Transfer RNA from an Elusimicrobiota bacterium, 75 nucleotides, folded computationally. The RNAcentral record of the sequence draws on ENA. NCBI's taxonomy places the organism under Bacteria, Pseudomonadati, Elusimicrobiota. Its mean pLDDT, the model's own confidence on a scale to 100, is 80.
[in-house]
RNA sequence: GCGCUCAUAGCUCAAUGGAUAGAACGUCAGCCUGCGGAGCUGAAGAUCCAGGUUCGAUUCCUGGUGAGCGCACCA
Repeated sequence: GCGCUCAUAGCUCAAUGGAUAGAACGUCAGCCUGCGGAGCUGAAGAUCCAGGUUCGAUUCCUGGUGAGCGCACCA
């Protein structure tokens, strides 16, 4: 340099172009308990960035940024 894959909550992962972007773990609060843990209930918390297409974009297209892999070059 070229190609491919990926980027969503604190972490690990879902989500056919269409309803309020969900789950588990974690965090916080409450219940429970002699105290804690476990258990139960509830809450907060995210689409990498900028454009484009569309009535509608996490999803499709372009560019950028970052990560991984392969190939090439490397005097």